[in-house]
Notes:
This is a predicted structure of a 96-nucleotide RNA (c-di-GMP-I riboswitch aptamer) from uncultured Steroidobacter sp. The coordinates come from a structure-prediction model, not an experiment, and the mean pLDDT is 79.
């Protein structure tokens, strides 16, 4: 430097749940806690899933009867998930 992740050692991270804080929400952060993880380190580029305070499109219903109001659905401008998958990037030990 390249390759693979079977073994050993030393370590690392931390699901659910509960508590506190933040957020409209999905969810995030901190603490306790360990289901798991060899990239469960980092990055939303692609797909998936999820959210709806605001925005937009269209539709429906109701009320008004002028172009408006309310509610519901839809879109995804906008968010969340890197512990959903792919991709990118960095990297410890031992092994070949």
């Nucleotide at each position: 430097u390249c390759g693979a992740c079977a073994c050993a050692a030393g370590g690392g991270c931390a699901a659910a749940a509960c508590c506190g804080c933040c957020g409209c929400a999905a969810g995030g952060c901190g603490g306790u806690g360990a289901c798991g993880c060899a990239a469960a380190g980092c990055c939303u580029c692609c797909g998936g899933u999820c959210c709806u305070c605001g925005g937009a499109u269209g539709c429906g219903c109701u009320g008004a009867c002028a172009g408006c109001a309310g509610c519901g659905c839809u879109c995804a401008c906008g968010g969340a998930u890197a512990g959903c998958g792919g991709g990118g990037u960095u990297g410890c030990c031992g092994c070949g």
Rfam family: c-di-GMP-I riboswitch aptamer. Rfam describes the family as follows. GEMM was predicted in a large-scale screen for bacterial structured RNA regulatory elements.
The model forms 94% of the base pairs in the Rfam consensus.